This is a predicted structure of a 599-nucleotide part of an RNA (large-subunit ribosomal RNA, domain I) from a Pseudomonadota bacterium. Its Rfam family is "Bacterial large subunit ribosomal RNA". For this family Rfam cites "Crystal structure of the ribosome at 5.5 A resolution" (Yusupov et al., Science, 2001).

Context: one part of a larger RNA
RNA sequence: GGCAUAUGGUGGAUGCCUUGGCACCGGAAAGCGAUGAAGGACAUGGCUAGCUGUGAUAAGCCUCGGGGAGCCGCUAAACAGGCGUUAUCACCCGGGGAUCUCCGAAUGGGGAAACCCGUCAGGGGUCAUUCCCUGACAUUAUAAGCUGAAUUCAUAGGCUUAUAAGGCGAACGAGGGGAAGUGAACCAUCUCAGUACCCUCAGGAAAAGAAAUCAACCGAGAUUCCCCUAGUAGUGGCGAGCGAACGGGGAGGAGCCCAAACCGAGUUUUCGUAAUAGCCUGCCGGCGUUGAAAAUUCGGGGUUGUGGGGCUGGGUCAGAGGGAACGGCAGUUUCCUCGGGAAGUUACAAAACCGUCUGAUAGCUGAAUGCUAUGGAAAGAGCAACCAUAGAAGGUAAAAGUCCUGUAGGCGAAAUCAGAUGGUCUUCCUGGACCUAGUUCCCGAGUACCACGGGACACGAGGAACCCUGUGGGAAGCUGGGGGGACCAUCCUCCAAGGCUAAAUAUUCUCCGGUGACCGAUAGUGAACAAGUACCGUGAGGGAAAGGUGAAAAGUACCCCGGUGAGGGGAGUGAAAGAGUACCUGAAACCGUAUGCCU
Numbered sequence: 001g002g003c004a005u006a007u008g009g010u011g012g013a014u015g016c017c018u019u020g021g022c023a024c025c026g027g028a029a030a031g032c033g034a035u036g037a038a039g040g041a042c043a044u045g046g047c048u049a050g051c052u053g054u055g056a057u058a059a060g061c062c063u064c065g066g067g068g069a070g071c072c073g074c075u076a077a078a079c080a081g082g083c084g085u086u087a088u089c090a091c092c093c094g095g096g097g098a099u100c101u102c103c104g105a106a107u108g109g110g111g112a113a114a115c116c117c118g119u120c121a122g123g124g125g126u127c128a129u130u131c132c133c134u135g136a137c138a139u140u141a142u143a144a145g146c147u148g149a150a151u152u153c154a155u156a157g158g159c160u161u162a163u164a165a166g167g168c169g170a171a172c173g174a175g176g177g178g179a180a181g182u183g184a185a186c187c188a189u190c191u192c193a194g195u196a197c198c199c200u201c202a203g204g205a206a207a208a209g210a211a212a213u214c215a216a217c218c219g220a221g222a223u224u225c226c227c228c229u230a231g232u233a234g235u236g237g238c239g240a241g242c243g244a245a246c247g248g249g250g251a252g253g254a255g256c257c258c259a260a261a262c263c264g265a266g267u268u269u270u271c272g273u274a275a276u277a278g279c280c281u282g283c284c285g286g287c288g289u290u291g292a293a294a295a296u297u298c299g300g301g302g303u304u305g306u307g308g309g310g311c312u313g314g315g316u317c318a319g320a321g322g323g324a325a326c327g328g329c330a331g332u333u334u335c336c337u338c339g340g341g342a343a344g345u346u347a348c349a350a351a352a353c354c355g356u357c358u359g360a361u362a363g364c365u366g367a368a369u370g371c372u373a374u375g376g377a378a379a380g381a382g383c384a385a386c387c388a389u390a391g392a393a394g395g396u397a398a399a400a401g402u403c404c405u406g407u408a409g410g411c412g413a414a415a416u417c418a419g420a421u422g423g424u425c426u427u428c429c430u431g432g433a434c435c436u437a438g439u440u441c442c443c444g445a446g447u448a449c450c451a452c453g454g455g456a457c458a459c460g461a462g463g464a465a466c467c468c469u470g471u472g473g474g475a476a477g478c479u480g481g482g483g484g485g486a487c488c489a490u491c492c493u494c495c496a497a498g499g500c501u502a503a504a505u506a507u508u509c510u511c512c513g514g515u516g517a518c519c520g521a522u523a524g525u526g527a528a529c530a531a532g533u534a535c536c537g538u539g540a541g542g543g544a545a546a547g548g549u550g551a552a553a554a555g556u557a558c559c560c561c562g563g564u565g566a567g568g569g570g571a572g573u574g575a576a577a578g579a580g581u582a583c584c585u586g587a588a589a590c591c592g593u594a595u596g597c598c599u
């Protein structure tokens, strides 16, 4: 020096554990903010470093409920000082309220965020000024009002008031813009992909939506989502690839309102008349510029494609009373009241209140077991019982239906909120509806359509329809117009150029509950621990490591060695200290010690 055996050190693998994660399901909620948010800074405790809470009323204040014998948050025990103990009620939990520094949209002005400096009004203080407190003072949009230039009117501009907005937030949604790596084994059309990303805007969902749709000579009947049709028909440097629809089956189901014609009223402008246009119609009487046209506002009317509507005429059916339309009579029209009927706050109009029920935000109740032996400890074993609408789960010194928390079942709210339902209430109809004939009235115009250039349709310009539109041209108007994949005819079908609309669908920052052939500390979130911390970086940004004594601290009184050490030896605790806070188990590498053998 090597090898072997034994025994230690070091080290922290492995096993076991779980406070933390991950995924999904169900329910709730889907927003917060100028009444100052999200997020922070700084403060705040008797002593206070961090976390948590809170805001100069600062681990808190008031009130209403619940609950209840202990309590003054956590790391974190103690010291000091207190509160409360059976209901005048501490601590704790929940509803409502008060306070809520400074920054931050930040909004009086400024600014290198958490700072600096103001004006006005009110109050305090001072002999007085400085000073202190409270309130107001940003911008933009809209509306109203007051003013008001060049410039007479006017307009611009200015001022005041009111209302709203601004910012934050995970995904989902709509719109406006919009790549490249890649694939094509290169690459340019193409693909990736209308993806990523940027911007704007909205809602709890959004978007879409009641046929100028499809279909095929049969018919269907808004939209959305799913399954199929089907990787089909197509499209495609016919490469790579892209990729429908019709139709069928399901989820869900809901339909409506304007514009116009016409009627009435108001306003403005123009025109008009002296006995004439007018005053609902007929007759009689009367009034007297009340009239006509155009524009515009409001109300009625009206909403469709076997065309619909208006107007005029005719017909059928339909409660009562009263008023008005210059007066009377008759008719007609219109308004009001009562009665009858219908509907309703998610569209079709719109607001509020009350009752009842259900739920949310604290809670309450809740069955049934003992003994023996082992053991440190019984829940395991043995013996003998009981409950069960409860044998889910967790804890308790090992493995508990009957010990604790719970579980099944049952019950509960002063206050706030949500939903359902009923009533008050509101609106509509009755006041109109239907049939029929006529009608030179209406039925969405720089629109449809065409040309050129683009885009979008599964469809790359293709035979390329349909849809959108930048430029130019530019209809018809119901005997009208669009579509049926160039185009034409026939036939069929629908009615554009206005609008609203629940549900089925998408998502989960967040709260509650549940589940797991999900992880178990190099895993699972980056983070089970003072984690977006320490640390790095000028900055944008990057970004860790780090869990486990024991059932219980019972965390080793006392003695000895030692530097009044570190550390250790006794003693003691404990089931165990070879569990001693460098603490469960404690592998290997690596380093010793002892013995044997070899060299």
Stems, first nucleotide, its partner, number of pairs: 001598009015584001016548002020519002022516007029508002031168002039103003042055003046079001049075003061097006070083003108117003118137007139165009172203001173201005183190001187237001213220002224251005234242002255500003258444001262300010278287002280331006305478001307443003310439008319338007339430006352424010363411003369384004385402002387391001393405003449473007459485001480495005535542002555583001558570004